This is a predicted structure of an 87-nucleotide RNA (c-di-GMP-I riboswitch aptamer) from Pelotalea chapellei.
[in-house]
RNA sequence: UUUCCGAAAAGGUAAAACUGGAAGAAAUUCCAGAGGCACAAAGCUCAUGGACCGGUUAUGAAAAUAACAGGUAGCCGAGCUACCGAA
Numbered sequence: 001u002u003u004c005c006g007a008a009a010a011g012g013u014a015a016a017a018c019u020g021g022a023a024g025a026a027a028u029u030c031c032a033g034a035g036g037c038a039c040a041a042a043g044c045u046c047a048u049g050g051a052c053c054g055g056u057u058a059u060g061a062a063a064a065u066a067a068c069a070g071g072u073a074g075c076c077g078a079g080c081u082a083c084c085g086a087a
Stems, first nucleotide, its partner, number of pairs: 002087003006084001012039002018033006037074001043080004049076002051072003055068005
């Protein structure tokens, strides 16, 4: 320098349900507590790649489809960077 995410050690993040507070019409998000499902990038950026979630409008008998504005990056994905270790 490149590849790997792994036998060990150290360290990190923190799902659901719950408690208190805040934002939103909702999906959902944020802060604190507690919790510990999981994660080798669950670090950062992207919601003009796909998927999903709730909303409004239009079409439609319905199922659904389309448009618009939101949300999920811990659904997949793309870009950048990185600890220990191994080869």